Predicted 3D model of a 346-nucleotide part of an RNA (small-subunit ribosomal RNA, central domain) from a Bacteroidota bacterium. The source organism's lineage runs through Bacteria, Pseudomonadati and Bacteroidota. The sequence was found in a public genome assembly.

Context: one part of a larger RNA
């Protein structure tokens, strides 16, 4: 390799750039490394197979063929793959008019509500609960007008939407910036696909310094329940959660589905641009849903956004438990992260 597999049984890398490396549209021409043919050399013997000898027969021994699926060298083939020289334009990439977006920084500003804060009104009970009580209150709350701070987050719109590689992203301006999709056919002309290591990025928690702290709240404390309640519930409340730089690097990081390209019946809604139109309809072109046909699938289910048909690369799986644990390495300021066994049992 023949000759499996990763949606839920064991397996898709958390995401993306890109390095080696693998692969690599269309014509013409060389060439002749790959590949295919004949030819000649070589593949010790012994064995193994076929044909015969020879020991009474077998085992055994022996002759000779054939194989030894290769290797070396020559002579051709010239499709397909290389490799070289030219050229195309459909794949990718540039441009040129449009549009789409909670995409990325940074900086202003803006209101509801929340908490204290003054002043004022005003009286006795507020909170909270399945009922309670801790708890706050006559030193005047709780409600109510009003005044001032301070913080976080942005109600409706809100959607079965939208963006973004992913993780994520939502009040309102402006400024930077990056990206899609369409329309064009101006322009290069195969310049693609993937892609070990590798580099960027990477929720939430945590960690360093340094500000910030208004709700909310791990740890704590009280008060209940309870047989006990180191918990659910109530009363409080620290770190934290916010800002600003630098750290960690993991997740059910999930569509539990790696990217790419190409084909394969249909119906519906939708987002966003083009066309056609007065609207309606309706066409195309990228996405986003449900629902299905052929096929796939153990099923359940997937089914143009495939888990179906076929093609490159790449990552991973190889009974279960010890175990993602010991060890050693790298890497972190630490917590820890990567990578990662054995014996031993079933």
């Nucleotide at each position: 390799c023949u000759g499996g597999g990763u949606u839920u049984a064991a397996a898709g890398g958390g995401u993306g750039c890109g390095u080696a490396g693998g692969c690599g549209g269309g014509u013409a021409u060389a060439u002749a490394a790959g590949u295919c043919a004949g030819u000649g050399g070589u593949g010790a013997a012994a064995g193994c197979u076929c044909c015969g000898g020879g020991c009474u027969u077998a085992a055994c021994u022996u002759g000779g063929a054939a194989a030894c699926u290769g290797c070396c060298a020559u002579u051709g083939a010239u499709a397909c793959u290389g490799u070289a020289u030219a050229u195309c334009u459909u794949g990718a990439a540039u441009g040129u008019c449009g549009u789409u977006g909670a995409g990325g920084u940074u900086a202003g500003c803006g209101g509801a509500a929340u908490g204290u804060u003054g002043c004022a009104u005003g009286u006795a009970g507020c909170g909270g609960u399945g009922a309670a009580a801790u708890g706050c209150u006559u030193a005047g709350a709780u409600a109510u007008g009003u005044u001032a701070c301070a913080g976080a987050a942005c109600a409706c719109c809100a959607a079965u939407u939208g963006u973004g590689a992913a993780g994520a992203c939502a009040g309102c301006u402006a400024a930077c910036u990056a990206a899609g999709c369409g329309a064009u056919g101006a322009u290069u002309g195969a310049c693609g696909c993937u892609g070990a290591g590798g580099c960027a990025c990477g929720a939430a928690a945590g960690c360093g310094u340094g500000g910030g702290g208004a709700g909310c709240a791990a740890a704590c404390a009280g008060g209940a329940u309870u047989a006990g309640a180191u918990a659910c519930c109530c009363u409080g409340g620290u770190a934290g959660u916010c800002c600003a730089c630098g750290c960690c690097c993991u997740a059910a990081a999930c569509g539990a589905u790696g990217a790419u390209u190409a084909c394969u019946c249909g119906a519906u809604g939708u987002u966003g641009g083009c066309g056609a139109u007065a609207c309606a309809c309706u066409g195309u072109c990228a996405g986003c849903g449900u629902c299905u046909u052929a096929g796939c699938g153990a099923a359940a289910g997937c089914g143009u956004u495939a888990a179906g048909u076929a093609a490159u690369c790449c990552a991973c799986c190889u009974g279960g438990g010890g175990a993602g644990u010991a060890c050693g390495c790298u890497c972190g300021c630490a917590a820890g992260a990567g990578u990662g066994a054995a014996a031993c049992u079933c």